[in-house]
RNA sequence: AGAGUUUGAUCCUGGCUCAGGACGAACGCUGGCGGUGCGCUUAAUGCAUGCAAGUCGAACGGUCCUGAUUCGCUUCGGCUUAUCAGGAUAGUGGCAGACGGCUGAGUAACACGUAAGUAACCUACCCCAAAGAGGGGGAUAAGCUCGGGAAACCGUGUCUAAUACCCCGUAAGCUUUUUUUCAACAUGUUGAAAAAAAGGAAAGGUUUUCGCUUCGGCGGACUCCGCUUUGGGAGGGGCUUGCGGCCUAUCAGGUAGUUGGUGGGGUAAAAGCCUACCAAGCCUAAGACGGGUAGCCGAUGUGAGAGCAUGAUCGGUCAGAGGGGGACUGAGACACGGCCCCCACUCCUACGGGAGGCAGCAGCAGGGAAUAUUGCGCAAUGGGCUAAAAGGCCUGACGCAGCGACACCGCGUGGAGGAAGAAUGCUUUAGGGUUGUAAACUCCUUUUCCCAGGGAAGAAUGAGGACGGUACCCGAGGAAUAAGGAUCGGCUAACUACGUGCCAGCAGCCGCGGUAAUACGUAGGAACCGAGCGUUGUCCGGAUUUACUGGGCGUAAAGGGCGAGUAGGCGGCUCGUUAAGUCUCAUGUGAAAUCUCCCGGCUUAACUGGGAGGGGUCAUGGGAAACUGGCAGACUUGAGGGCAGUAGAGGAGAGCGGAAUUCCUGGAGUAGCGGUGAUAUGCGUAGAUACCGGGAGGAACACCAGUGGCGAAAGCGACUUUCUGGGCUGCACCUGACGCUGAGGCGCGAAAGCAUGGGGAGCAAACCGGAUUAGAUACCCGGGUAGUCCACGCCCUAAACGAUGGAUACUAGGCAUUGGGGGUAUCGACCCCCCCCGUGCCGUAGCUAACGCAUUAAGUGCCCCGCCUGGGGAGUACGGCCGCAAGGCUAAAACUCAAGGGAAUUGACGGGGGCCCGCACAAGCGGCGGAGCAUGUUGCUUAAUUCGAGGCAACGCGAAGAACCUUACCUGGGUUUGACAUGUAGGGAAAAGCCAUAGAGAUAUGGUGUCCUUUUGGGCCCUACACAGGUGGUGCAUGGCUGUCGUCAGCUCGUGUCGUGAGAUGUUGGGUUAAGUCCCGCAACGAGCGCAACCCUUAUCCUAUGUUGCCAGCGCGUAAUGGCGGGGACUCGUGGGAGACUGCCGGCGUCAAGUCGGAGGAAGGUGGGGACGACGUCAAGUCAUCAUGCCCCUUAUAUCCAGGGCUGCAAACAUGCUACAAUGGCCGGUACAAAGGGCUGCGAAACCGCGAGGUCAAGCGAAUCCCAUAAAGCCGGUCUCAGUUCGGAUUGAAGUCUGCAACUCGACUUCAUGAAGCUGGAGUCGCUAGUAAUCCCGGAUCAGCAACGCCGGGGUGAAUACGUUCCCGGGCCUUGUACACACCGCCCGUCACACCACGAAAGUCGGCAACACCCGAAGUCUGUGGCCUAACCCUCUGGGGAAGGAGCUGCCGAAGGUGGGGUUGGCGAUUGGGGUGAAGUCGUAACAAGGUAACC
Repeated sequence: AGAGUUUGAUCCUGGCUCAGGACGAACGCUGGCGGUGCGCUUAAUGCAUGCAAGUCGAACGGUCCUGAUUCGCUUCGGCUUAUCAGGAUAGUGGCAGACGGCUGAGUAACACGUAAGUAACCUACCCCAAAGAGGGGGAUAAGCUCGGGAAACCGUGUCUAAUACCCCGUAAGCUUUUUUUCAACAUGUUGAAAAAAAGGAAAGGUUUUCGCUUCGGCGGACUCCGCUUUGGGAGGGGCUUGCGGCCUAUCAGGUAGUUGGUGGGGUAAAAGCCUACCAAGCCUAAGACGGGUAGCCGAUGUGAGAGCAUGAUCGGUCAGAGGGGGACUGAGACACGGCCCCCACUCCUACGGGAGGCAGCAGCAGGGAAUAUUGCGCAAUGGGCUAAAAGGCCUGACGCAGCGACACCGCGUGGAGGAAGAAUGCUUUAGGGUUGUAAACUCCUUUUCCCAGGGAAGAAUGAGGACGGUACCCGAGGAAUAAGGAUCGGCUAACUACGUGCCAGCAGCCGCGGUAAUACGUAGGAACCGAGCGUUGUCCGGAUUUACUGGGCGUAAAGGGCGAGUAGGCGGCUCGUUAAGUCUCAUGUGAAAUCUCCCGGCUUAACUGGGAGGGGUCAUGGGAAACUGGCAGACUUGAGGGCAGUAGAGGAGAGCGGAAUUCCUGGAGUAGCGGUGAUAUGCGUAGAUACCGGGAGGAACACCAGUGGCGAAAGCGACUUUCUGGGCUGCACCUGACGCUGAGGCGCGAAAGCAUGGGGAGCAAACCGGAUUAGAUACCCGGGUAGUCCACGCCCUAAACGAUGGAUACUAGGCAUUGGGGGUAUCGACCCCCCCCGUGCCGUAGCUAACGCAUUAAGUGCCCCGCCUGGGGAGUACGGCCGCAAGGCUAAAACUCAAGGGAAUUGACGGGGGCCCGCACAAGCGGCGGAGCAUGUUGCUUAAUUCGAGGCAACGCGAAGAACCUUACCUGGGUUUGACAUGUAGGGAAAAGCCAUAGAGAUAUGGUGUCCUUUUGGGCCCUACACAGGUGGUGCAUGGCUGUCGUCAGCUCGUGUCGUGAGAUGUUGGGUUAAGUCCCGCAACGAGCGCAACCCUUAUCCUAUGUUGCCAGCGCGUAAUGGCGGGGACUCGUGGGAGACUGCCGGCGUCAAGUCGGAGGAAGGUGGGGACGACGUCAAGUCAUCAUGCCCCUUAUAUCCAGGGCUGCAAACAUGCUACAAUGGCCGGUACAAAGGGCUGCGAAACCGCGAGGUCAAGCGAAUCCCAUAAAGCCGGUCUCAGUUCGGAUUGAAGUCUGCAACUCGACUUCAUGAAGCUGGAGUCGCUAGUAAUCCCGGAUCAGCAACGCCGGGGUGAAUACGUUCCCGGGCCUUGUACACACCGCCCGUCACACCACGAAAGUCGGCAACACCCGAAGUCUGUGGCCUAACCCUCUGGGGAAGGAGCUGCCGAAGGUGGGGUUGGCGAUUGGGGUGAAGUCGUAACAAGGUAACC
């Protein structure tokens, strides 16, 4: 520090996800030791049991116990009286139980933090200082007694003490009041001094000692403690204030003690804190009030930081103690282990009443994913009480131990050597590789462990140590006791095998798995961490993804529809002043711990001690004055005004004009009009349309008209007039910053729509017809109502767009234009130049993801406002506001996805465009589709009808030939190292062949037979083991081969250049070509694969050669024939060459390429034909030609044999043949080829047969012989338009040939038979010249043949092409795109089904906070106090007074009740839309001109 993921690829926007760190954690697997920390995050749920706050006998009376002495008695055990000493302690009294400990429910608050204030206050114990403590009195608990009660406990009577209580006295520097003086500041308070009046204290105890004594005690002195008053200190607290720190505006208004005042009350103290009266204030957009959530902080985690998140442990603080209320006591509480009351719950009960509060430490139940021992000790630290010290008691605070890998830190599980690289495992291309120096083995060590011995510090302070016989030290023993977890497709370090087969499963994201899975499971191996490792959860980071640091808004999400303007924010130039902001210095504070640095202590570290540093938007003081602000003055350039001009569809009202449509009327006139792609509906003989005259009415304003004008936008268009707003130009006369922006609020705001009343010509939603269509609730046509128009009132939205907020300044230019001004010039309008305002186009820098913007910015600055933060859900629901309604404004969530989107690129596609090709169409000729037959295919059938091929590019295809064989299929019969190959080991005889028997045959049995050789053996057979074999699967694992686009003209590369990039350029453009063929131009220059050429063939000529070919001339011969001698002229064969290149001429063309025409030539512009097929596409075809990975079968999916099948037949298709006839059929005669084949062959001639063919047999391994008569043609005859003398299917009979064998299932021949068919619907195919058409010939395969097929050969031999609009295919350029599996694409909505979340809903059940009223506990306070009362006073001793109390009463008051509302939640028949789901239904809306451009 980044990475993965949207695309075919790219750049950008943007979300999702990952790698890091952390944790009070939990879960899974595993687990050796130690140190230090930490350990109910949930139910502030309920709690058994024990403990957690007591202490003081030196405050007091009493009681009990022990000891000693003593009195009395005695049964001699002891009992009892008194005194002394010691101990214990229920009660009275004092102090402490307000600390310590726990928890975080409540609390959004002066609760907390920080900084101040208190001139508005308190403070027990402690410290310092001053002064004092005199005199008296009456009670009461305990005890005793009686009584009530189950108990808790309570009551009566009676006795008694005090440091308990009360009275009197004294006292100030105390308190209150008044007065005077001084000082200070905050001006009504404080301090000091003085005076007067009034008020107002106390308690004793103990040690030692002395004296007196009635021996009970009393008094004095000393010590210390305690007590009272006052002042001060320290520490602690109360109250007040500034500032700071959560979410929500779908909470916008809140508030009656509310805000202030006065009087009164109240508190330690200010205060509406409380009360009466008066006033009507107070808070709030800088967010009041309400709702939700939450203890706050030091800090902790993370982060580069700014921040963000958190608030366990430790520390500060607040709050709470089962829920709620209340006071009492006290220095302090409204009190966790105190009290009273209400409520809920639990327990006891004799039913009358009582008791209780673990959010203290342990522990239990419950909840939960989850959190420990009912331990030891007060030895240390700290606290309470006590009595100076020592000390005592208490202390679940605390110190320790226990449990837990919960976290951090440290250590170990051994070290060194050791290659035959052992064995095993895994893998393999079978060689090897890896596990791996790893092990074994040798030598060594002992941290840990175990045994034994010693043994602390922690105590300052004599003794005293829970921890603890612990830490630590020493000795002995022995490699011994000690390794796992997760991962290995990319991100992300680490790869193979097997199993599985979209199954099982994985997954953080992208995504893996459908038979070769590095992604699942297992194994081996590897990389990672290690007593841990993974997973889950949460937080920060990455995320500049809320952007202060540090983002954006033309098209990605995002500029408000527009204006004027309030608050607010910001603001020209200059002088002076001030010092709020700002800067600087100082002081105070920011607790400790934490953090950083340095030094130290535990063996190290974690941990811990010391020192320093850092940390605030803090407070106070001093200083500076540039900038911002405040105050005061001046200025003119911003802004406004004045004067003079000026353009304009700017706005409102009134009036008025012509053209056109429609309607009415009149004329004239006749059969149609109208409308469409074509029709029809409609109108018209009751007279339309078309034409002319007259009239009515409404709406809109042709030409002018212009990227022209005006307006803020919406918007504004005939003309005249009235009223009226704004702009621009010129002058530089006035004011003197008066400015810019603008949350809320206010106004305007197209169309449609709503309301009332008018109006209504045309147009026209809805609606009605007619067409179209599968349908057509549409597009087209004929009608037609709201509406469109006017007035007045609403609505308030638009793709309200420049998809671009306003203002201001700056930053190259060029061109055009509206309005105004100036200059020059002119007689003048023009023209030309310059300035200002506006409106446009192009373009530099710059910006931008790109497209693009570019002085009218999307550039560079500044100011203000609005808005955005993934897609869908959704601009929706709920709530609120507005509206008559329609609806508008504001505006979520659940759930779901990993995308959504922008720009550009390359393709592909378009019922987009341009250019151009092709038998593509057109023009022609002939076919197919109808018939019969042949062949192939589908389907059906079958035991099997083997398999493959499937639009073009499967279907006379693999198959250039299925009766057996072939053959792969079926049935049946056999064989199992095998029908075939190789090797090893062992054995054997002979093998093969021939014959016979059985059998359908394979085979079996018997006989016969007896190989070669160098004598190792070869060949053969048997047995056994390795293995063979498979036309079994996968052409979607493959090689090779092939088809197709397509013989189309294309496909690429190097370097350079352009672009962020994908890519582009080159290859586009202008011409030209069959061609990316060539030329020219050009940021390209070159090159490669294709094209063309080179190759074969054919057409002409030359030359060489001359047999088997040829025969002109010479000769021989024949009935005839190159038959023969000869010959090389010709034909022909073979070989070599020539020839054609736009070379020549002319026109056109860019002086080009080229093209058109011509000449010559056998051939002319690639002469004709062939072979030759670029990069690639179709997971095209083939595992059945062959080869081959993997899988499968192995007495069978192998192999042998016989028979059958591949030929099966309701039907359909494809390709052909033959026909339907007279351009013909038949008969007779007659002419002319080329190219091939032939020895298991072709087979002449002759003879036989009607014929297929047969017999015999010559010749020929072939330019010699044979197949072999070519046919159409030509000549002649006949048939005469008919199902025929056309046509030949079918069937019968008889034969021939091949072959072991023609039944299934061959071909051919003869005779007989004589079907359909009279030129073929929609549609469709081939062909552009020696072509189509037509006619024969040959060959491969092959015993024969289903061949009419295929491959070749020649014969005869046409027609037509205007042309490129259309159909199909293709090429190039361009355009659009939401396609990229690429239009056979993508994709929308309803309906149906399943699931999910949400809204509405009659209602129903809860929660919360208030309100009104009722009732009203405890309790403070008020009043009263007739009843009661020891202390003081008076007194006649009866009593009275003062004071107090019970009781009663009033205000307030928790809980409760009633009521109507508010708010929030659960459930809810039904209902609404939404989301998701592999194949459902209906259509085709969108993306191309998406077939009616789309959208708001």
Molecule: small-subunit ribosomal RNA
Organism: uncultured prokaryote